Overview:
This is a predicted structure of a 73-nucleotide RNA (transfer RNA) from Candidatus Mailhella excrementigallinarum. The sequence was found in a public genome assembly. The coordinates come from a structure-prediction model, not an experiment, and the mean pLDDT is 81. It matches the Rfam family "tRNA". Gene Ontology term of the family: triplet codon-amino acid adaptor activity.

RNA sequence: GGGUCGUUAACUCAGGCGGUAGAGUACCUGCCUUUUAAGCAGAGAGUCGCAGGUUCGAAUCCUGCACGACCCA
Numbered sequence: 001g002g003g004u005c006g007u008u009a010a011c012u013c014a015g016g017c018g019g020u021a022g023a024g025u026a027c028c029u030g031c032c033u034u035u036u037a038a039g040c041a042g043a044g045a046g047u048c049g050c051a052g053g054u055u056c057g058a059a060u061c062c063u064g065c066a067c068g069a070c071c072c073a
Stems, first nucleotide, its partner, number of pairs: 001072007010025004019056001028042004049065005
């Protein structure tokens, strides 16, 4: 320098074909318990890596950039 894949909640990951984003764990609150843990219930948490384009509408399609992994040179 070239190619492929990835980037979504604090963490691990979903999200066939465009219609305003979910799960598990963790954290917080309540119940239970002598207390902790476990169990039960509830709540919060996201500019979907960044910028642009297409579109009535983009996490999703297109382009560029950044970061990471692997391969080639």